[in-house]
Notes: The RNA shown here (c-di-GMP-I riboswitch aptamer) has 76 nucleotides and comes from Neptuniibacter sp. CAU 1671. It matches the Rfam family "c-di-GMP-I riboswitch aptamer". Gene Ontology term of the family: cyclic-di-GMP binding. Taxonomically the source falls in Neptuniibacter (Bacteria, Gammaproteobacteria, Oceanospirillales, Oceanospirillaceae). The sequence was found by an Rfam model in a public genome assembly.
RNA sequence: UCUCGAAAAAGGCAAACCGUGUGAAAGCACGGGACGCAAAGUCAAGAGUCCCUCAGUGGAUAGUCUGACUACCGAA
Numbered sequence: 001u002c003u004c005g006a007a008a009a010a011g012g013c014a015a016a017c018c019g020u021g022u023g024a025a026a027g028c029a030c031g032g033g034a035c036g037c038a039a040a041g042u043c044a045a046g047a048g049u050c051c052c053u054c055a056g057u058g059g060a061u062a063g064u065c066u067g068a069c070u071a072c073c074g075a076a
Stems, first nucleotide, its partner, number of pairs: 004074002012037002017032006035063001041069003045066003048061004052056001
C1' cells in the first nucleotide's frame, strides 16, 4: 500500500415516529428521536422502485442493488 473487519480504541451517521417549514407530488430541510449502519461519506453512471407540472433530454430515491471516487483504526 492492497485486501479484510475484531467481544479493540477514538469517534461518526441516524430508520420509524413527532413538531415546524417547503414542494404539484414522490420527497426534502431543520429540531427531537434511535431501528440500525465499517463507508448509512460523496456521486443520479446502469438497473429497480416512486412521483406528475404532462410524459419528458422531467423529478425523487445513494438507509434498494450494481458501479465510481474519497476516508478513521489496525486484531485475525